[in-house]
RNA sequence: UGAGUCGGCCGGGCGGCCGCGGCGCUUCCUUCGGGGAGGUCGAGGAAAGUCCGGACUCCACAGAGCACGGUGGUGGCUAACGGCCACCCACGGCGACGUGCGGGACAGUGCCACAGAGAACAGACCGCCAGCGGCUCCCCUCGGGGAGUGCGGGUAAGGGUGAAACGGUGAGGUAAGAGCUCACCAGCGCUACGGGUGACCGUGGCGGCUAGGUAAACCCCACCGGGAGCAAGACCAAGUUGGUUCAGUUCGCUGAACCGUGCCGUAGGGUUGCUCGUCUUUAGCGGCAGGUAGGUUGCACCGAGGCGUCCAGUAAUGGGCGCCCCAGAUGGAUGGUCGCCCCUGCUUCGGCAGGACAGAAUCCGGCUUAUAGGCCGACUCAUUCG
Numbered sequence: 001u002g003a004g005u006c007g008g009c010c011g012g013g014c015g016g017c018c019g020c021g022g023c024g025c026u027u028c029c030u031u032c033g034g035g036g037a038g039g040u041c042g043a044g045g046a047a048a049g050u051c052c053g054g055a056c057u058c059c060a061c062a063g064a065g066c067a068c069g070g071u072g073g074u075g076g077c078u079a080a081c082g083g084c085c086a087c088c089c090a091c092g093g094c095g096a097c098g099u100g101c102g103g104g105a106c107a108g109u110g111c112c113a114c115a116g117a118g119a120a121c122a123g124a125c126c127g128c129c130a131g132c133g134g135c136u137c138c139c140c141u142c143g144g145g146g147a148g149u150g151c152g153g154g155u156a157a158g159g160g161u162g163a164a165a166c167g168g169u170g171a172g173g174u175a176a177g178a179g180c181u182c183a184c185c186a187g188c189g190c191u192a193c194g195g196g197u198g199a200c201c202g203u204g205g206c207g208g209c210u211a212g213g214u215a216a217a218c219c220c221c222a223c224c225g226g227g228a229g230c231a232a233g234a235c236c237a238a239g240u241u242g243g244u245u246c247a248g249u250u251c252g253c254u255g256a257a258c259c260g261u262g263c264c265g266u267a268g269g270g271u272u273g274c275u276c277g278u279c280u281u282u283a284g285c286g287g288c289a290g291g292u293a294g295g296u297u298g299c300a301c302c303g304a305g306g307c308g309u310c311c312a313g314u315a316a317u318g319g320g321c322g323c324c325c326c327a328g329a330u331g332g333a334u335g336g337u338c339g340c341c342c343c344u345g346c347u348u349c350g351g352c353a354g355g356a357c358a359g360a361a362u363c364c365g366g367c368u369u370a371u372a373g374g375c376c377g378a379c380u381c382a383u384u385c386g
Stems, first nucleotide, its partner, number of pairs: 001382010012341007020042004025038005044357001048368002051366005056229004063276004068225005073087005088102001089100004103220002108218002110214003125159002127155003132152002134149006167185006186210002188207008233297004242259007261289006268280004305324008342355005
C1' cells in the first nucleotide's frame, strides 16, 4: 500500500417562531365542569416479525399414566430459553476465521434413481487359469511323457459401469488368484499409561476383525413441557321483580354479605387431547331473546431498571460503590417553517442535488429480518521500503 476476517458505535446537530400529549410541579381565574400562564418530561436499534423464553393475571385441590410437542457434543452464564460464552470433534479456507437439526445404523423397518454381473452378508459383462475330471492328437522302454481344448470346473488380482463395488501399497504364495501369509498404513474392537472438570487428545500393546451410506427417513435413547392471555384481570355505574347465607327481631320486618336481566332445557360440568384420580352441583352447564358495552384502573409501572467506575473471571456474566427516574396515548401525541452547521455525490468552483430502515400500546431477556452513509478497534495474507 492492497485484499480480507471479526467486533463496536453514530445514524443528523444548534437556534428562533407557530403547533401537539402527560404531570401525584408552581401560579392566576372560575359558573367548581374547567380554563390560562410557567416549568418539566415525551418513540427504536430494530419500536418490525410474533419465532422462543419469562414476569404478571385468571382457571384448575394444581396429581399420575399415555398421547402430543420441543431440544440433542462438553462445561459454564442466566429468572428462563430453541439464547449467550468458552472448548471438543467434523468439514471448508494459505490464514485470520466460518459452518454444523453434532446422541444411536450391532433394537427394528425402509430408501440408494439410471448405469452395471452385482448396491449389503451382493456378484461374473470383458477377462485370467491346463493344477483336478473329461475330450482330441503324438510318442512310448507299456511305468508313462508331451501338445491342445475353457467341455466340467476354479477365480475376483486386471479392465469396464457408477456418487459409492466388501480396506490400501509392496512382497511371498498359487494352475491362475484371494488377508491365503507377512511387512507397513488406514479403520474397527479390546487394553495399559499420560493430559484434561468434561466432550476428547497423545503414546504403546494385542487381534486378520474389514460387517457401505442415509435418522433434515420412520424409529430408538436422554432431557424438558398444565391452559389461556392486558381484548388477562379488578372496581364503579346500569339492570331494582328477585334468590342464598348470617345476624337481630316488637314475628310486622330490618340490616349485612354474596349471587343476580327474562324464558326454555338439563345431570351434568371443570381439570390442553384420552384414561385414572380429584373438585364442583339449578348461584352450575347449554340454548334463545333483551339490556349495557359508559367510566376508573391494570399503565406516575422502583424495574431480572439505566449510566459511570472498581474488583473477580479467557469470556458470557457476577459483585461493590456512586449518580439518575427517562412516554402512558385510546378518533391513539413530538409536526410545520426559517437560518446556520455537519455528512455524501457532482461541479463551469458560482453552486446543485441528496441525507437510510422506520413510530410505543402491560413489560422484560433473546432470535430473525430491513437499513443511505460515516467512524473506531483488533487480527490475517500478499507486496514494497528501512
Background: Predicted 3D model of a 386-nucleotide RNA (Bacterial RNase P class A) from Aeromicrobium sp. It matches the Rfam family "Bacterial RNase P class A". The family's RNA type in Rfam is ribozyme. A source record names the gene rnpB. The sequence is in RNAcentral, with records from ENA.